This is a predicted structure of an 85-nucleotide RNA (c-di-GMP-I riboswitch aptamer) from Bacillus ectoiniformans. NCBI's taxonomy places the organism under Bacteria, Bacillota, Caryophanales, Bacillaceae, Bacillus.
RNA sequence: AUUAAUACAAAGUACAAUCAAAGAAAUUUGAUGUCACAAAGCUAUAGGGGCUAAGGAGAUUACUCUAUGCCAGCCAGCUGCCAUU
Numbered sequence: 001a002u003u004a005a006u007a008c009a010a011a012g013u014a015c016a017a018u019c020a021a022a023g024a025a026a027u028u029u030g031a032u033g034u035c036a037c038a039a040a041g042c043u044a045u046a047g048g049g050g051c052u053a054a055g056g057a058g059a060u061u062a063c064u065c066u067a068u069g070c071c072a073g074c075c076a077g078c079u080g081c082c083a084u085u
Stems, first nucleotide, its partner, number of pairs: 004085003012037002017032006035073001041078003047075002049071003055066004
């Protein structure tokens, strides 16, 4: 330096829930919180999958379709820190 593994040590992130704000919604941001994570870092027109349906289209009495919206802590792609072996 490279690759693999993960007991120890030192760090890191922050599920659910609650409060506030934004949004049509999904969801996001902040605070509290700490389920879990060896990439829970980044990437949404590089790919798959999922959520929502304002607007638009169709149908007609109350529904269906649609992403340019959203999710990477769903799979995945890219990059990579510390300790030990």